[in-house]
Context: one part of a larger RNA
RNA sequence: AGCGUAUGGUGGAUGCCUAGGCUCACGGAGGCGAUGAAGGACGUGAUAAGCUGCGAUAAGCUGCGGGUAGGUGCAAAUGACCUAUUAUCCGCGGAUUUCCGAAUGGGACAACCCGUCAGUCUGAAGGACUGUCAUCUUCAUGAAUUUGGAGAAGCGAACGCAGGGAACUGAAACAUCUUAGUACCUGCAGGAAGAGAAAAUAAAUAAUGAUUCCCCCAGUAGUGGCGAGCGACCGGGGAAGAGCCCAAACCGUGGUUGUGGCAACGCAUCCACGGGGUUGUAGGGCCGCGAUGUCGGACGAAAUCAGGUGAGCGGAAAUGUCUGGAAAGUCAUUCCGUAGAGGGUGAAAGACCCGUAUGCGAAGCCUGACGAACCGUAGCGGAACCCUGAGUAACGCGGAACACGAGAAAUUCUGCGCGAAUCUGCCGGGACCAUCCGGUAAGGCUAAAUACUCCCGUGAGACCGAUAGUGAACCAGUACCGUGAGGGAAAGGUGAAAAGCACUUCGAAUAGAAGAGUGAAAUAGUUCCUGAAACCAUGCGCUU
Numbered sequence: 001a002g003c004g005u006a007u008g009g010u011g012g013a014u015g016c017c018u019a020g021g022c023u024c025a026c027g028g029a030g031g032c033g034a035u036g037a038a039g040g041a042c043g044u045g046a047u048a049a050g051c052u053g054c055g056a057u058a059a060g061c062u063g064c065g066g067g068u069a070g071g072u073g074c075a076a077a078u079g080a081c082c083u084a085u086u087a088u089c090c091g092c093g094g095a096u097u098u099c100c101g102a103a104u105g106g107g108a109c110a111a112c113c114c115g116u117c118a119g120u121c122u123g124a125a126g127g128a129c130u131g132u133c134a135u136c137u138u139c140a141u142g143a144a145u146u147u148g149g150a151g152a153a154g155c156g157a158a159c160g161c162a163g164g165g166a167a168c169u170g171a172a173a174c175a176u177c178u179u180a181g182u183a184c185c186u187g188c189a190g191g192a193a194g195a196g197a198a199a200a201u202a203a204a205u206a207a208u209g210a211u212u213c214c215c216c217c218a219g220u221a222g223u224g225g226c227g228a229g230c231g232a233c234c235g236g237g238g239a240a241g242a243g244c245c246c247a248a249a250c251c252g253u254g255g256u257u258g259u260g261g262c263a264a265c266g267c268a269u270c271c272a273c274g275g276g277g278u279u280g281u282a283g284g285g286c287c288g289c290g291a292u293g294u295c296g297g298a299c300g301a302a303a304u305c306a307g308g309u310g311a312g313c314g315g316a317a318a319u320g321u322c323u324g325g326a327a328a329g330u331c332a333u334u335c336c337g338u339a340g341a342g343g344g345u346g347a348a349a350g351a352c353c354c355g356u357a358u359g360c361g362a363a364g365c366c367u368g369a370c371g372a373a374c375c376g377u378a379g380c381g382g383a384a385c386c387c388u389g390a391g392u393a394a395c396g397c398g399g400a401a402c403a404c405g406a407g408a409a410a411u412u413c414u415g416c417g418c419g420a421a422u423c424u425g426c427c428g429g430g431a432c433c434a435u436c437c438g439g440u441a442a443g444g445c446u447a448a449a450u451a452c453u454c455c456c457g458u459g460a461g462a463c464c465g466a467u468a469g470u471g472a473a474c475c476a477g478u479a480c481c482g483u484g485a486g487g488g489a490a491a492g493g494u495g496a497a498a499a500g501c502a503c504u505u506c507g508a509a510u511a512g513a514a515g516a517g518u519g520a521a522a523u524a525g526u527u528c529c530u531g532a533a534a535c536c537a538u539g540c541g542c543u544u
Base pairs, nucleotide, nucleotide: 001543002542003541004540005539006538007537008536009535015529016493017492020464021463022461023460024459025458026457027456028455029453030452031155032154039100040099041098042055043054044053046078047077050074051073061094062093063092064091065090066089070082071081072080105114106113107112115133117131118130119129120128121127135152136151137150138149139148140147159190160188161187162186163185164184170177174225200208201207212239213238214237215236216235222230223229243445244444245443246389250275251274252273253272254271255270257268258267259266260265280423282388283387284386285385286382287381288380289379295376296375297374304369305368306367307366308365309364312360313359314358318333319332320331322329334351335350336340342354343353344352395417396416397415398414399413400412401411404430425440426439427438428437429436480487481486500528503515504514505513506512
């Protein structure tokens, strides 16, 4: 020196564990904000750096209810206190709530500086305190840029609608095409949004009857440098179901303007409001006859009742023996069960603890029932005078949406142009025409079935178990990096209980060690469960 072996050191794999995650289900909630949010800064404790809580009333004040013997958070210790006159704690209300932040009196390098007006204090000052004062929209007011009222703003995870709108990519290159109306930007909203009561769909000897969503139809018919690809309808089966209101004709009231009149008032124009009226078998107005009570509603006050939620309350049944540090294990005998879910307890507990089945529960809140008020509600006949949504429909040009790329291209939307008809009207049925059939555009509202989950409650898992599972089980969006946008870690486990090693010795020692002691165990001693390998050391054996 090598190899082997033993004992240690180092190291932190493995096993076991879980305080945290992940994915769902059901129910709830679906918003917060000028009555100042979300998010922060700074304070706040007897001692107080951090976290948590709270706000100059500052780990808190107060009312009501629950509940109990202890309490002053994490978090020890000392001190000082509170508490059966019921504290601490839990639930629901109320008060307080500095400064910044939409931030809103003005300004500013966020958490700071400086004001107006009114009032209070006062030592009379360049002082302190309280309130007030931004902008925009809209309504009223009126000399007004006045005054007053109402509203907006900002934040928030996804879902929604609308306005804009890529490229990589695929086509084995690439340009139409595709990716894709996706990503992204912007606006606006709701608990859902959007759509929605036919100018619909169809056409078989026919028929259906708002919208939305799901399964099929069907990867079919189509479309397509007929490439890559894109990709329906009709119809069938389900979920859910709900239908309505204006404009106009006509009537009335008030007003404006013009005109006639001495005036009352008449006529005409326009405006506002009320009645009326709302459709395709056309309907309504108008004229005549008849009807006053029924039904419905998406609206729903107060009170009452019912249910739910809600701090919480009650809640059965076991003893001994043995082993052991410890009994829940063993053995013996017994009990409860509408409770043998689960967790904890010194090992493995139906009967020890918390619970579980089950029963009960205040205020507050939610839902429903009842329900005043409110809204709507009809028929028969006549005549053919009036009304039934106009720069609209259609058309031309340019685009877009429709599964449909200009195509034979209907249908829908519209930038420019042009421009009807008026119910004997008009539109559609995939060029166009005729016949036939269906409908009634150019105004509006509409629950449910559908989408989503920042958040709350309950529960589950052939999900993870500390290099996994969230980036984060731990004081993590932290430390740290970056001018910045932004990037972004590592890090869990003594023991049943701190019983966390009094005391002695060595030592310079508050290092460390040896005893002693605790403990079942200290090779469980705070670098603490188990403690692999690499690597290091020492003893012994063999070889050189």